RNA sequence: AUAAUGGAGAGUUUGAUCCUGGCUCAGGAUGAACGCUGGCGGCAUGCUUAACACAUGCAAGUCGAACGAAGUUUUUACUAAAGUUUACUUUAGUGAAGCUUAGUGGCGGACGGGUGAGUAACGCGUAAGAACCUACCCUUGGGAGGAGAAUAACAACUGGAAACGGUUGCUAAAACUCCAUAAGCUGAGAAGUUAAAGGUUAACACCACCUAAGGAUGGGCUUGCGUCUGAUUAGCUAGUUGGUAAGGUAAUGGCUUACCAAGGCAACGAUCAGUAACUGGUCUGAGAGGAUGAUCAGUCACACUGGGACUGAGACACGGCCCAGACUCCUACGGGAGGCAGCAGUGAGGAAUUUUCCGCAAUGGGCGAAAGCCUGACGGAGCAAUGCCGCGUGGAGGAUGACGGCCCGUGGGUUGUAAACUCCUUUUCUUAGAGAAGAAAUUUGACGGUAUCUAAGGAAUAAGCAUCGGCUAACUCCGUGCCAGCAGCCGCGGUAAGACGGAGGAUGCAAGCGUUAUCCGGAAUGAUUGGGCGUAAAGCGUCUGUAGGUGGUUUUUAAAGUCGAAUGUCAAAGAUCAGGGCUUAACCCUGAUUCGGCAUUCGAAACUCAAAAGCUUGAGUUCGGUAGAGGCAGAGGGAAUUCCCGGUGUAGCGGUGAAAUGCGUAGAUAUCGGGAAGAACACCAACGGCGAAAGCACUCUGCUGGGCCGAAACUGACACUCAGAGACGAAAGCUAGGGGAGUGAAUAGGAUUAGAUACCCUAGUAAUCCUAGCCGUAAACGAUGGAUACUAAGCAUUGGGCGCUAAAACGUUCGGUGCUGUAGCUAACGCGUUAAGUAUCCCGCCUGGGGAGUAUGCUCGCAAGAGUGAAACUCAAAGGAAUUGACGGGGGCCCGCACAAACGGUGGAGCAUGUGGUUUAAUUCGAUGCAACGCGAAGAACCUUACCAGGGCUUGACAUGCUACGCAUUCUUUGGAAACAGAGAAGUUCAAACGUAGACACAGGUGGUGCAUGGCUGUCGUCAGCUCGUGCCGCGAGGUGUUGGGUUAAGUCCCGCAACGAGCGCAACCCUUAUUGUUAGUUGCCAUUGGGAAACUAGCAACACUGCCGGUGAUAAGCCGGAGGAAGGUGAGGACGACGUCAAGUCAUCAUGCCCCUUACGCCCUGGGCUACACACGUGCUACAAUGGCCAGGACAAAGAGACGCAACCCCGCAAGGGUAAGCUAACCUCAAAAACCUGGUCUCAGUUCGGAUUGUAGGCUGCAACUCGCCUACAUGAAGCCGGAAUCGUUAGUAAUCGCCGGUCAGCCAUACGGUGGUGAAUACGUUCCCGGGCCUUGUACACACCGCCCGUCACACCAUGGAAGCUGACUGGGCCCGAAGUCGUGGAUUCACGCCUAAGGCAUAGUUAGUGACUGGGGUGAAGUCGUAACAAGGUAGGGCUACUGGAAGGUGGCCCUGGAUCACCUCCUUC
Repeated sequence: AUAAUGGAGAGUUUGAUCCUGGCUCAGGAUGAACGCUGGCGGCAUGCUUAACACAUGCAAGUCGAACGAAGUUUUUACUAAAGUUUACUUUAGUGAAGCUUAGUGGCGGACGGGUGAGUAACGCGUAAGAACCUACCCUUGGGAGGAGAAUAACAACUGGAAACGGUUGCUAAAACUCCAUAAGCUGAGAAGUUAAAGGUUAACACCACCUAAGGAUGGGCUUGCGUCUGAUUAGCUAGUUGGUAAGGUAAUGGCUUACCAAGGCAACGAUCAGUAACUGGUCUGAGAGGAUGAUCAGUCACACUGGGACUGAGACACGGCCCAGACUCCUACGGGAGGCAGCAGUGAGGAAUUUUCCGCAAUGGGCGAAAGCCUGACGGAGCAAUGCCGCGUGGAGGAUGACGGCCCGUGGGUUGUAAACUCCUUUUCUUAGAGAAGAAAUUUGACGGUAUCUAAGGAAUAAGCAUCGGCUAACUCCGUGCCAGCAGCCGCGGUAAGACGGAGGAUGCAAGCGUUAUCCGGAAUGAUUGGGCGUAAAGCGUCUGUAGGUGGUUUUUAAAGUCGAAUGUCAAAGAUCAGGGCUUAACCCUGAUUCGGCAUUCGAAACUCAAAAGCUUGAGUUCGGUAGAGGCAGAGGGAAUUCCCGGUGUAGCGGUGAAAUGCGUAGAUAUCGGGAAGAACACCAACGGCGAAAGCACUCUGCUGGGCCGAAACUGACACUCAGAGACGAAAGCUAGGGGAGUGAAUAGGAUUAGAUACCCUAGUAAUCCUAGCCGUAAACGAUGGAUACUAAGCAUUGGGCGCUAAAACGUUCGGUGCUGUAGCUAACGCGUUAAGUAUCCCGCCUGGGGAGUAUGCUCGCAAGAGUGAAACUCAAAGGAAUUGACGGGGGCCCGCACAAACGGUGGAGCAUGUGGUUUAAUUCGAUGCAACGCGAAGAACCUUACCAGGGCUUGACAUGCUACGCAUUCUUUGGAAACAGAGAAGUUCAAACGUAGACACAGGUGGUGCAUGGCUGUCGUCAGCUCGUGCCGCGAGGUGUUGGGUUAAGUCCCGCAACGAGCGCAACCCUUAUUGUUAGUUGCCAUUGGGAAACUAGCAACACUGCCGGUGAUAAGCCGGAGGAAGGUGAGGACGACGUCAAGUCAUCAUGCCCCUUACGCCCUGGGCUACACACGUGCUACAAUGGCCAGGACAAAGAGACGCAACCCCGCAAGGGUAAGCUAACCUCAAAAACCUGGUCUCAGUUCGGAUUGUAGGCUGCAACUCGCCUACAUGAAGCCGGAAUCGUUAGUAAUCGCCGGUCAGCCAUACGGUGGUGAAUACGUUCCCGGGCCUUGUACACACCGCCCGUCACACCAUGGAAGCUGACUGGGCCCGAAGUCGUGGAUUCACGCCUAAGGCAUAGUUAGUGACUGGGGUGAAGUCGUAACAAGGUAGGGCUACUGGAAGGUGGCCCUGGAUCACCUCCUUC
């Protein structure tokens, strides 16, 4: 100095995170509609659909001052007649005047009003242009002289139902004609040609008329630029493009015709198809833009559909004409009439859009000299909350915080100063009175007795709608119970719903509020402003190259782009700003204005373009070198394989996880010799080389392309990229002809399997190879287009040059190929001078997932198929990278009686016990992989007991509260199965307690829900883990710490380390036990009577800590060995159980929410059941015997229990037991005998002197009671069983095994169980490959309800949209032919006549495009828990995938080539550090 006032996000993919990406919401708007509701006023707006059809009325007439005529009226004049009151009246006629009007004539019906069908076009917008017309209007010049013939009206006759005519006769004009005049026009000129009208007035005058020129206004025409979508529309065009001549027009022009030429348009999108009136503007947006084109204004087009002209200044004419068509109406059937997309209105259509109103008072228009007439234009009113704006529905006070409602923890809270009540006001309302402006110039007001003003009355007449899970402001109760329903997205509802319905309360807006529809915004989600393409969607397979785009450096010129200035224009309205008028606002009026567009003119010259002239660095050429699997052709070579021939040789070979098919005594395999054939070229060989990519490898020769390096010379921007186009293009595949060893789709057979159209095996065709052609695709990948420039380093390797050197090495430079990595970038992973960094240029491609690379059309192909490439419908996701877990028939390390080693069992028998099942009136309930099953139950004959049958009770068996009465209670007796009921007797009173009766609150429930819960418990697991604070890293989820190297039983400890510390766990502290010391000691022990301690008891204390030594280890932690010691590395055992997992278990221990029952799902009683029994399983006991059984004798414990008890001694009994009875409140007495063991004897391998089930008889004990259903004893009986299939369990030392003893519960006991206690007392462990479980690290993942996961395809059923299809039905369009109305034009001298050209409609045959429909048929999508398999995700159990071919119910399988977007192991190379 100039310009500017302007930009918000959220929800939803996940266990969580970041990103990509869609869907959805919050805002504004509308000619709106619908639902609920509704007081007033102002200003606007009101068929968006059927350009569908229209009854009725009105919407364009006017001029008598152009004309003749007719009618009529009062007035008047005159004439005639009649009457008489003699001057009047009446009647008739004529003239004049006024009024009205059909007709002739003039002007206007081309404006105004409506609608948007058509139109993609000079239609519209904008800016220009030249070859034109323009009535009325304005200005100027000139003129208007003379003459004539008709005709409508009218009259007569006449046709027709009507509409409408016909013939004859009369008549006027500003109607028509002729002559004259002629500035004008035409023509080179001669010359030709063309006008006129009057009217009114007493008069001035005024209005008309003709001609010429000019203006104004309006219009016609031409041009530049702009103006939707589709290329699945690529070629279009014969009057087509141009010329000449003629015609035509107001005018230019193929506008038309004849002739000539062959042009014209098109990838900058022609032609064709679809859609659409265009604009000022309107809505939205920060803007750029996007959408739209109602009202108002400008333009265009149309007027029932199509064609046509006439008249006129102007039309090819909305309320004119002719013709054709469709439709409607009238008809006397012969003919006629009509056109609301004018205003009202009707029907129809539709979600939906008003009164058959008033007035010309205003504004405007037509005519007229004027008065005036006409005007559904317009001005107004009516209807509609349709919109915008304004106002109101009262104001102040008022707490016992009333009643009622709702909630409640029962205290209260809230509705709520809200109401009532008191005082006040009157916008609005009602009544009454006054009463406009709009009107100018005398008159004239529809609106309208309206606006407005005044007075009176009285809080009086006036609040709803939606929402309340998040987004999004606003919360509770009840009902319902995946039902009913809600929902914009996410989603809510399966018995405690803030999400459904109702209620109370709250929030938002308010005469409205919500919903629906549509547009913009948010959406940077089509990105110019302002996006992307390694992995999310997206780089063409690669190259050459045309158009196009872009382009090194210097100078000059020009001025196209560019920049500056000026002028014109972009109508008004609208928008913005400033004023003003309605009380305000909406609304209206006045003025002002930027930016920008287009055009013209002038200027500037830096940049771009253009022209000219140069330059050498980009690019290229020449020369000299150089590496190479670059390409094509020819020749040669050896190893291997198979086959053939021959020899040797004999029974197998081959193949697999194991087998079999197959080959072989007709001699295989093996081995030796000879021969044939085809294909491929070991080692060298290397993330080495070459090529555009595909790709290229034995050796030699020929031909040939490209690169790199070096030097200087030459050309002088020749360059980069590249739509279309062209060329090349793995494998498979196709055609034809060869060839065919090996391999090998298909196929066959054998296996595997539930099946196995597979994986494995044996065979094997096409193919693989060559020649000639086609195909044109791949995970054709670096998932990364090309070119140029710039931007740290280091290492390796390859091809050259230079320096140095004897050489190697080293340094440097150019070109490649790799790795690490800084800055930077990235969502992250990662990339990083070979960029995915920083920039420029060009091309290609993407825009949610599925449907689908499908359908259809077209192009290419022999085919397979390739290229191009949708939609309907459907979902709210699909996806990328990374994180934490979990999982893996992934990997590494480690541990555990996990395996192995060893001992003993279970599984077989009999019995005991628990469970399932079955049965039953009931067999109560619970526990169900490990972690239910000798479990709850540490005691089911009654009780327990919860179950069943029967009999009973109903405030109850039990608790609290009230009233009344009574003591309570005990005994006897009757009935009964008992509960209970009845009777009698005893019982002093009061209070308490207790009982009975009554009414109600309530009791009660082992009824349901362990998935509503508390508490308790199991389990992983006594596994070593689980976390936190601060710091650091990461956008973040998260990570680090806690990983690593060692070590440990241990996240135990040490070292290291962006970590440093800490907590819960581990360990220790606690108890028992082993040793000793010490103290004390009775009822124990010894001894004995003055006691004592080696033992026993129970207090205290000590001891063990890797403390010591050696070795090892890193000088650590630790480990190994040793000494000492009772014990040695946690001495042994126990208690102790981290964060959490399993909706694990338990509502039947208890407690408890909610639901349910209440003369019963509660309570009492008797009897029964829980003990059943074809069967199956678990846990045990006893055995099968001689390491034993039986008999006799003998020895040694520990720990416990005992008064409703343990019970000695003694006696009886064969015994169980009985009797009697001492002791014991327990180191005292008792249970109590320990048993295995030892000694002696007997049995001698057998269903036994093993084994003891089962059964009979006789007894004992407990107990009201032993039948269902107890235990014990004696005698008798004497079953199965001779060591146990598959499978499976426990145990690492005082352990297993084996032997007794005790206790709890308990009257008794089904205990062989459970919990303790001691006695005797082993074996084995090489080790961690495997099974199971667990821990840590790592890896993959499409899992996260977490592998009991996820998930694919066929088939079956239902629904939805869609493709194909013999056809069928329309619509549109093209060209051809026939016919051809009206009409213009032409010809016939003229013509109302005839013919001709053109032509609408119609017809015929045909073609194309498009829409609908179609038997049948194809796939697709979606659905509750269907069927078959299990293809993919982990190495997904055969790694997966791409292209291609074959094949199979299906996913799929196999062959060929390719990819890593494959796990694991090993090796190589490379990198980092040492």